Model confidence (mean pLDDT): 83 of 100. A computed fold for a 470-nucleotide part of an RNA from an uncultured bacterium, annotated as small-subunit ribosomal RNA, 3' major domain. Rfam family: Bacterial small subunit ribosomal RNA. Gene Ontology terms of the family: structural constituent of ribosome and ribosome.
Context: one part of a larger RNA
RNA sequence: UGACGGGGACCCGCACAAGCGGUGGAGCAUGUGGUUUAAUUCGAAGCAACGCGAAGAACCUUACCAGGCCUUGACAUCCCGGUGACAGCAUAUGUAAUGUAUGUUCCCUUCGGGGCAGCGGAGACAGGUGGUGCAUGGUUGUCGUCAGCUCGUGUCGUGAGAUGUUGGGUUAAGUCCCGCAACGAGCGCAACCCCUAUCCCCAGUAGCCAGCGGGUAAAGCCGGGCACUCUGUGGAGACUGCCAGGGACAACCUGGAGGAAGGUGGGGAUGACGUCAAAUCAUCAUGCCCCUUAUGGUCUGGGCUACACACGUGCUACAAUGGCGUAAACAGAGGGAAGCGAGAUGGUGACAUUAAGCAAAUCCCAAAAAUAACGUCUCAGUUCGGAUUGUAGUCUGCAACCCGGCUACAUGAAGCUGGAAUCGCCAGUAAUCGCGGAUCAGAAUGCCGCGGUGAAUACGUUCCCGGGUC
Numbered sequence: 001u002g003a004c005g006g007g008g009a010c011c012c013g014c015a016c017a018a019g020c021g022g023u024g025g026a027g028c029a030u031g032u033g034g035u036u037u038a039a040u041u042c043g044a045a046g047c048a049a050c051g052c053g054a055a056g057a058a059c060c061u062u063a064c065c066a067g068g069c070c071u072u073g074a075c076a077u078c079c080c081g082g083u084g085a086c087a088g089c090a091u092a093u094g095u096a097a098u099g100u101a102u103g104u105u106c107c108c109u110u111c112g113g114g115g116c117a118g119c120g121g122a123g124a125c126a127g128g129u130g131g132u133g134c135a136u137g138g139u140u141g142u143c144g145u146c147a148g149c150u151c152g153u154g155u156c157g158u159g160a161g162a163u164g165u166u167g168g169g170u171u172a173a174g175u176c177c178c179g180c181a182a183c184g185a186g187c188g189c190a191a192c193c194c195c196u197a198u199c200c201c202c203a204g205u206a207g208c209c210a211g212c213g214g215g216u217a218a219a220g221c222c223g224g225g226c227a228c229u230c231u232g233u234g235g236a237g238a239c240u241g242c243c244a245g246g247g248a249c250a251a252c253c254u255g256g257a258g259g260a261a262g263g264u265g266g267g268g269a270u271g272a273c274g275u276c277a278a279a280u281c282a283u284c285a286u287g288c289c290c291c292u293u294a295u296g297g298u299c300u301g302g303g304c305u306a307c308a309c310a311c312g313u314g315c316u317a318c319a320a321u322g323g324c325g326u327a328a329a330c331a332g333a334g335g336g337a338a339g340c341g342a343g344a345u346g347g348u349g350a351c352a353u354u355a356a357g358c359a360a361a362u363c364c365c366a367a368a369a370a371u372a373a374c375g376u377c378u379c380a381g382u383u384c385g386g387a388u389u390g391u392a393g394u395c396u397g398c399a400a401c402c403c404g405g406c407u408a409c410a411u412g413a414a415g416c417u418g419g420a421a422u423c424g425c426c427a428g429u430a431a432u433c434g435c436g437g438a439u440c441a442g443a444a445u446g447c448c449g450c451g452g453u454g455a456a457u458a459c460g461u462u463c464c465c466g467g468g469u470c
Base pairs, nucleotide, nucleotide: 008470009469010468011467012466013465015461016460019425020424021423022422023421026316027315028314029313030312031311032310033309034307035306042053043052064302065301066300067299068298069297070296073125077124078123079121080120081119083117084116088104089103090102091101092100093099106115107114108113127291128290130289131288132287136285137284138280139279140278141276143274148187149186150185151184152183153182154163155162156161167178168177169176193268194267195266196265198236199235200234202232203231204230207226208225212223213222214221239262242256243255244254245253246252318418322377323376324375325374326373328371334365335364336363339358340357343354344353345352346351384415389410390409391408392407393406394405395404431453432452433451434450435449436448437447
């Protein structure tokens, strides 16, 4: 000077408290440990590993295992030789599979040759998801969006250092004010950026019968018009600006007016100096080490999907604030050409056949669901719950046995609200309800978004945890 204290003072945070809903019990999904295995590829490990890398393992992916095959190699540059093709297409043959053979078709030219392509050969080399994240770059997590971290000059101290940055107030904030041997400055805070809440100008291939005309079973369907809604640029608006009180006449605080919005309006992006030899050599790059007929390459099949068990994260429930049936209503944000697919027909259905429109404010996905209305069930392992299993189908795909999704019929397990313990959340939040997208041939209860309905509680800071200042 720091760090630490079951030392003190002050302050903050869903930290506690006050509430609401969960997890921990059940079944299933998923990740991990362990065990097993020829292999169950590798990494991640308290918070900050465990629905994590993986925005999607049937083959491929794939790095693992078994077996087969290749050795200048699947990929790059250079040299030599011979060919005019190679690829593609067709035929034949053959393997578990990569294959093999035959036929067919180059360009430019000064006719010397050149270009290009694959083939053969030689070696320089290629190649390595092999090791080391404790050799590294880059990237990331975390403390933490916490309010801190420093410098120049001056002053003090023999010096390490101190001062400034402490003190009195105040703030979300080292935010600002006042004081002071300090005076200034930088990185952070805030603001500048984006979305959202109100209004205005401009513009109108979606919106409106608002006003006019036509028209229909119904319909912005048509003429016509941009008033409104909306969409898209641009602009206005909020600044403690105004008033009152408090305060040191300051900063600031409390209340009020006006206002769509009030004291940072709400949300996002933005992460200081540093800490953890934190994570990553398997995104990539890279030093050193190692392999070189194999630790490289390729193919078939298997595995990553195993299962006495243990843990994490989720989904579905245990029911009447509910289940089922009937017939009605209201979103937002997205995606679409090897695509979205209306309508019609067939099928109980998944789906199939046919096919209009749409590179989309125009067409399609598309039905929003919870909700409201009516009917039924009457507290039961049930008309709750749906695991498991059987049979029959359907879709994707070369191929669903290992190992996919969906449908129909049948089957109908555990489960009657969960011990110790533990998690999230203060407002359009929690809870609850559905919808979309990325990845993707197919395959979400995960992830990332979107809107609908819409609470309770917060006295307070004694205590637990974490953080800041003295």